Record summary:
This is a predicted structure of a 98-nucleotide RNA (TPP riboswitch aptamer (THI element)) from an Actinomycetes bacterium. Model confidence (mean pLDDT): 76 of 100. Lineage of the source: Bacteria > Bacillati > Actinomycetota > Actinomycetes.
Parts: sequence; C1' cells; structure tokens
RNA sequence: GCGAGUGACGCAGGGUGCCCGACGAGCUUCGGGCUGAGAGCACACCUGUUGAACCUGAUCUAGGUCGUACUAGCGAAGGGACGUCACAUGGCGAGCCA
Repeated sequence: GCGAGUGACGCAGGGUGCCCGACGAGCUUCGGGCUGAGAGCACACCUGUUGAACCUGAUCUAGGUCGUACUAGCGAAGGGACGUCACAUGGCGAGCCA
C1' cells in the first nucleotide's frame, strides 16, 4: 500500500517447447545454449468455475527473434478440473504485495 477472502488437507485437471552440434537416428537419445513456475516423469511445478492452468480454432494474423520466448489481435470465441476443515469478513480486518 492492497484487502474479502485466506490457509491446510484430500481429490482432480494440465504442459513439457525452441536453437546449435553429434551419431547409436531416438517423432520423450546424448552434449551445449535460450525462455519459463515447470522443458517428459517428478512425493516436482502450475491450475481447479471469481476457471487464459491447459486444449481447440492454429502449420492462425501483425510486430519481434537465429528460433522459441515476448507484444498485440483472434478473445464478450468454443471447451476445461471440487470437496472438507480452520481462520477471517467491526473504521479494530485473516491474508497478500513492495
């Protein structure tokens, strides 16, 4: 400074890309690098209707980058996973941010 929600537990949902090199050619290999919370398996991370977590449209459009990332659009689009308990809901406030 913000503040009507917050936390815990259980359960559930979800993603794992881009660039360079290698050879044993893996559509999830190996080495190096980039972004990110997470870069393919982790008791991890993110998200659960107050839902842009994530999927579809989409091999999308414009800018930008080696490329991904990123910005804007698409987007008032179509889908998408919840219960219990505790605390708080006084100008007094749980909790959050710097």